Molecule: c-di-GMP-I riboswitch aptamer
Organism: Deltaproteobacteria bacterium
RNA sequence: UUAAAUAAAGGGCAAACCAUUCGAAAGGAUGGGACGCAAAGCCUCCGGUCUACAUCUGUGAAUCAGAUAUGAAAGCGGGGUUGCAGUG
Numbered sequence: 001u002u003a004a005a006u007a008a009a010g011g012g013c014a015a016a017c018c019a020u021u022c023g024a025a026a027g028g029a030u031g032g033g034a035c036g037c038a039a040a041g042c043c044u045c046c047g048g049u050c051u052a053c054a055u056c057u058g059u060g061a062a063u064c065a066g067a068u069a070u071g072a073a074a075g076c077g078g079g080g081u082u083g084c085a086g087u088g
Base pairs, nucleotide, nucleotide: 012037013036017032018031019030020029021028022027035075041081042080043079045078046077047076049072050071055067056066057065058064
């Protein structure tokens, strides 16, 4: 330095749910709260997933129906990238 496995210590993050708030929505932020997490740090490149304001299509018309990501999630999987401690 690298690979797989693993003990200890100090710590870290924070699902559901609740409050406030932003957003058309999905969802985000802050506080509380812990289901879990060894990358549950960061990045939408790939697959899949969620949403549909606007737009397009249908209708005489619509607040109805359908299509659509440019929106969302890194705690869906893969990939990329960075990284703490220490035993053998």